[in-house]
RNA sequence: CCCUUAGAGUUUGAUCCUGGCUCAGGACGAACGCUGGCGGCGUGCUUAACACAUGCAAGUCGAGCGGGGAUGUUCGGAGUGCUUGCACACUGAACAUUUCAGCGGCGGACGGGUGAGUAACGCGUGAACAAUCUGUCCCAUACAGGGGGAUAACAGAUGGAAACAUCUGCUAAUACCGCAUAAGACCACGAAGCCACAUGGCUAUGGGGUAAAAGGAGCAAUCCGGUAUGGGGUGAGUUCGCGUCCGAUUAGCUGGUUGGUGAGGUAACGGCCCACCAAGGCGACGAUCGGUAGCCGACCUGAGAGGGUGAUCGGCCACACUGGAACUGAGAGACGGUCCAGACUCCUACGGGAGGCAGCAGUGGGGAAUAUUGGGCAAUGGGCGAAAGCCUGACCCAGCAACGCCGCGUGAGGGAAGAAGGUUUUCGGAUUGUAAACCUCUGUCCUCAGGGACGAAGGACGUGACGGUACCUGAGGAGGAAGCCCCGGCUAACUACGUGCCAGCAGCCGCGGUAAUACGUAGGGGGCGAGCGUUGUCCGGAAUGACUGGGCGUAAAGGGCGUGUAGGCGGCUUUUUAAGUCUGGAGUGAAAGCCCCUUUUUCAAGGAGGGGAGUGCUUUGGAGACUGGAGAGCUUGAGUGCGGAAGAGGUAAGUGGAAUUCCCAGUGUAGCGGUGAAAUGCGUAGAGAUUGGGAGGAACACCAGUGGCGAAGGCGACUUACUGGGCCGUAACUGACGCUGAGGCGCGAAAGCGUGGGGAGCGAACAGGAUUAGAUACCCUGGUAGUCCACGCUGUAAACGAUGAAUGCUAGGUGUAGCGGGUAUCGACCCCUGCUGUGCCGGAGUAAACACAAUAAGCAUUCCGCCUGGGGAGUACGGCCGCAAGGUUGAAACUCAAAGGAAUUGACGGGGGCCCGCACAAGCAGCGGAGCAUGUGGUUUAAUUCGAAGCAACGCGAAGAACCUUACCUAGACUUGACAUCUCCUGCAUUACUCUUAAUCGAGGAAGUCCCUUCGGGGCAGCGGAGACAGGUGGUGCAUGGUUGUCGUCAGCUCGUGUCGUGAGAUGUUGGGUUAAGUCCCGCAACGAGCGCAACCCUUAUCUUUAGUAGCCAGCAUUUAAGGUGGGGACUCUAGAGAGACUGCCAGGGAUAACCUGGAGGAAGGUGGGGAUGACGUCAAAUCAUCAUGCCCCUUAUGGGCAGGGCUACACACGUGCUACAAUGGCGUAAACAAAGGGAAGCGAUACUGCGAAGUUGAGCAAAUCCCAAAAAUAACGUCUCAGUUCAGAUUGUAGUCUGCAACUCGACUACAUGAAGCUGGAAUCGCUAGUAAUCGCGAAUCAGAAUGUCGCGGUGAAUACGUUCCCGGGUCUUGCACACACCGCCCGUCA
Repeated sequence: CCCUUAGAGUUUGAUCCUGGCUCAGGACGAACGCUGGCGGCGUGCUUAACACAUGCAAGUCGAGCGGGGAUGUUCGGAGUGCUUGCACACUGAACAUUUCAGCGGCGGACGGGUGAGUAACGCGUGAACAAUCUGUCCCAUACAGGGGGAUAACAGAUGGAAACAUCUGCUAAUACCGCAUAAGACCACGAAGCCACAUGGCUAUGGGGUAAAAGGAGCAAUCCGGUAUGGGGUGAGUUCGCGUCCGAUUAGCUGGUUGGUGAGGUAACGGCCCACCAAGGCGACGAUCGGUAGCCGACCUGAGAGGGUGAUCGGCCACACUGGAACUGAGAGACGGUCCAGACUCCUACGGGAGGCAGCAGUGGGGAAUAUUGGGCAAUGGGCGAAAGCCUGACCCAGCAACGCCGCGUGAGGGAAGAAGGUUUUCGGAUUGUAAACCUCUGUCCUCAGGGACGAAGGACGUGACGGUACCUGAGGAGGAAGCCCCGGCUAACUACGUGCCAGCAGCCGCGGUAAUACGUAGGGGGCGAGCGUUGUCCGGAAUGACUGGGCGUAAAGGGCGUGUAGGCGGCUUUUUAAGUCUGGAGUGAAAGCCCCUUUUUCAAGGAGGGGAGUGCUUUGGAGACUGGAGAGCUUGAGUGCGGAAGAGGUAAGUGGAAUUCCCAGUGUAGCGGUGAAAUGCGUAGAGAUUGGGAGGAACACCAGUGGCGAAGGCGACUUACUGGGCCGUAACUGACGCUGAGGCGCGAAAGCGUGGGGAGCGAACAGGAUUAGAUACCCUGGUAGUCCACGCUGUAAACGAUGAAUGCUAGGUGUAGCGGGUAUCGACCCCUGCUGUGCCGGAGUAAACACAAUAAGCAUUCCGCCUGGGGAGUACGGCCGCAAGGUUGAAACUCAAAGGAAUUGACGGGGGCCCGCACAAGCAGCGGAGCAUGUGGUUUAAUUCGAAGCAACGCGAAGAACCUUACCUAGACUUGACAUCUCCUGCAUUACUCUUAAUCGAGGAAGUCCCUUCGGGGCAGCGGAGACAGGUGGUGCAUGGUUGUCGUCAGCUCGUGUCGUGAGAUGUUGGGUUAAGUCCCGCAACGAGCGCAACCCUUAUCUUUAGUAGCCAGCAUUUAAGGUGGGGACUCUAGAGAGACUGCCAGGGAUAACCUGGAGGAAGGUGGGGAUGACGUCAAAUCAUCAUGCCCCUUAUGGGCAGGGCUACACACGUGCUACAAUGGCGUAAACAAAGGGAAGCGAUACUGCGAAGUUGAGCAAAUCCCAAAAAUAACGUCUCAGUUCAGAUUGUAGUCUGCAACUCGACUACAUGAAGCUGGAAUCGCUAGUAAUCGCGAAUCAGAAUGUCGCGGUGAAUACGUUCCCGGGUCUUGCACACACCGCCCGUCA
């Protein structure tokens, strides 16, 4: 320089952080589910080192030897047939070929398997052997003379079931044994030179001692062997440095142990073994013990550093049923050898024997799970042999398995009527989809036929399991070849139906309770593809154990504090050294693997060749800065000395005054004490109070201070004694003596424990009294341990600055304590300044934020302690300590997806500040008690239709249920329907009547027969028919629209830009005043704006003007005396237009402001009164029954029609009202004054009748004209005289009136009679602040009729408000918070 490094979901209302959990990637000797065409190359018991039937896996050499058998040849012997030299058979010898067992040689120690054991020089790496061996192989030198005695086989015999064993006899060798020879070898002795890493090694040499050999083949040449020695090579053995898992809840281990001397043993060193001597050796740098494990090259992952693994291939080790042992041999403590013991299996004549698949196949078993009892020695390699050759489950091949990697295919091009079918739909369409059909092609794989290898290599011939395989050629035909998973987010991909917290899904968050993109199915889509998913395991992401690369004030985390050992780290100068360090060379780091290049399979996987890396170890040369070692110095770190000042520093002894309590005495009398209030308690036996005297214990007021001292705990009257530390000044001395500090040692509040004292007050436990539902508490009265002292133990605390120690550096300002210095002064201050301690504020910087900020939580260095999600748990077990209590060290199973920190916005608080409201208070009148009316609950019922439910349901929907209404019930009837559109038919429209029925329905006859026309038809109306459809007050107000209630007519709710904050958010909107008000003023990192407030609107109060009828009448006239008439517009009034009120004026206050208080004028004064008007939002508030509407449901009924009934029931409970309980009243008589309304199917005057409700009559009026209409309370007069009454009127009886088809269930009213409860209402509770409350009447809507309700109207007309402590509601600021469904929250314990 280049290359390389990815995140996401989940804690919250939201945010930032900490922190865990989970996911996306890659990999596998895998398994499971669904599916499955072909080929190449690989791989295939991870579990029971469990047990094994059967076959095979190690033999070979006759050219080492003797013998047996077979065959052949030759030579004999003695026979038979006879053809007289032939055949056959028997027999002996020799030879040749072959075979069998044996003797002998070599091999069997290799190859193949497995990973049980092993934490070890076992393995890896690098060295060493001067402490060693090495068959076969290669090289060199030399030799092989001459003898001997046996033994298997074999023969015979014996024993035994067998395996096998024993005895007698014969025989050979390259089997065995002496003798000879000895260069060299070895041993002991003598002695020279050279070398080296200590013991030593090598060479030459002297004379002694010991010890060799084998032959075979061949006609021969010769070849193969034999013996000895040396060298080489290969292989093996041993030793050493370094590296190599977890546990300290394993801390001490060790007797051949450690070393020495000597001897033995070994190929060789060595306590390897033995005798004697010494008492050592190992261990916190982890011994010993326990657990786990074959190690490595490598493999997987990762950016790397690392982490995990140790299948296949390769190296090493260990093992061969389990344990032990030796023999043979060059090599073994021997997988297919021996012996012994053990377990197991098999045979047995019961006396005894046999066996070892962790070789290849295979079997059983175990298990989620892992293959053929195949072919061949053709190749490669191995053993034996001179060779031919034999043997070889090593190996080469084939078979099985998608187990893995790689490659190929399941067709290609055209093809829109965008077919059919499917799915969906807003019914138009969209999509499946060029997809299919159809047309034209191709032939990879496949099928058939023909040809046909490489692998085979030495001079030639011959030799192929695979295999008629690969490959080539020809022909055939789109024919035989696609699935799996997913579609809420992470994460690519959406709709319909079904289901309805069920069935189910789920990796995490989570989905499902009637509109599920999350379950199941379908359509569509996405991903991968002969595979796809799931499960398991490992790495990654995870900086989540942090070397690279984390932290510890509050999230987990600083040891309670000191002292100090080991260890770690360490000031300045200089010399030297070269351990670390840097740099060059050499050796090694096997092959395979990895990376790069090239090459080969048509490509790829795979194979081949070359190079690189392999970060390491060893060795050697150089450098000398830094670290280390050694030497010499220095003074700044550290310490000492000298001179000062401060201090609740410590220990011991002594002394003091105030106060509490107790005792004694005096005075004195009825209470004291205690509390929110009380009581227990004390007191007439004299308390408490007060005075005097005394006793005793404990603690030390004021001073006193974020003042002092100490390491921390902690230390507070005074005096004395002893004693520790720090600070300032000085610069005489030492000369790095320092810092930190695992273990260790010491100190260590309170409580507690032991022994002995002491005990005034206080005071666990305990007792009593209260409180309370209870009160094992809080409060009160007592009171024991304890608190105090001495000595000992305990060893913990929110032992906190929740902040380890040390050193250096990095802006300032201001206090305070101690000690100095300087200037100035007569002096003291003031002022400037140094060091040390202790506080506050604050900049940079840091931090998640809060905050810290020279006393750091900043910037750096050194050392120690500690943390790694929450719970379980600081628990259990074990160890140690303790008299005990307990302390210290300190887990796991299981369980959750969070737990947590800081900050933000709300809500909340029996938190705080400010403010408002008929919120309280002050008042007035009520309700709650009675009777009745009305609504609701409950109950009842065939039905008592439905809705409304704290405030904000309950005289509410309903401004009016006898039928209707009506939705409910019962009964009996209808089915294209009571209503809409389309279609066919008809012109039968329509009217009245009769029959029938409980009624609708139904049946019957009678009258009646539409309009326009271009004559085609059209319009209109209706009966009937068919089907599309109508219909539903059926469900869901938690699917909705619209409308409404409520907080609340409360003063709030927001936005743009800017600024601040990582962010949620903040600011503005907070603050000081003021207001009814986020109203206004001032200030301010804010400046503006919007919806709200206010105003604009209506009404009412005053005036002016215009107008003057149906309203009015002052003056004039007239009059039947009525504003009736003429007339008038003055007044009232009506209804149009205006005026008026704005803190405009004055005074005071306030900040010179906003504004407030008072005043003047004015009809009205500070919003004049009243109304309409309701911000952002809250309550899944109310309404599917006003209406509209999605989805679901009913369709001869959940639709439509009709009669009767019900909604009006009645042991009861509640709400809202009316009437009363009377004298401020009742009754009677006769008088006065309104407003606002309504009126034609109406209001209805007048007159008459009736006691009356009313009736008859019907003037006037579509209304400022007429009518309803009388206003009432009031005032006047009379009466009643406090009583259940001349109060009150319920209930009931009788007789009526009116409305209406119809007053029985179930109307209102009238008259007469009857005359109930009730004498002012418990707890509790409602309304109202002025023309208001209270009281009095009038009207209207609805309506045939039916108000005590509702909505309006006017008449008469009060009381009170000190004030904001409290109750309720609200606003605003602030504070706390573990709440956010927001205190009706959250949450703890017990029980089920």

This is a predicted structure of a 1392-nucleotide RNA (small-subunit ribosomal RNA) from an uncultured bacterium. It matches the Rfam family "Bacterial small subunit ribosomal RNA". Its mean pLDDT, the model's own confidence on a scale to 100, is 83.